This is a predicted structure of a 71-nucleotide RNA (transfer RNA) from a Gammaproteobacteria bacterium. Its mean pLDDT, the model's own confidence on a scale to 100, is 81.
[in-house]
RNA sequence: GUGGCGGUAGUUCAGUGGUAGAGCGCCUGGUUGUGGCCCAGGUGACGUGGGUUCGACUCCCACCCGUCACA
Numbered sequence: 001g002u003g004g005c006g007g008u009a010g011u012u013c014a015g016u017g018g019u020a021g022a023g024c025g026c027c028u029g030g031u032u033g034u035g036g037c038c039c040a041g042g043u044g045a046c047g048u049g050g051g052u053u054c055g056a057c058u059c060c061c062a063c064c065c066g067u068c069a070c071a
């Protein structure tokens, strides 16, 4: 340099055009002599900039970052 794959919550991952979800974590409460386990509630995210569309995490383009292959 060319091509492929990926970037969503603190973390690991879902989500193929119509309300953005789960596990773990964190916070509060319950339970307990204390802590843990367990139970209930809560917290918090679409890499950046454009385009298409009534509507974009999703489709298109460029850029950035990571990874793999080739050179």
Base pairs, nucleotide, nucleotide: 001070002069003068004067005066006065007064010024011023012022013021018054025043026042027041028040029039030038047063048062049061050060051059
About this RNA:
The RNAcentral record of the sequence draws on ENA.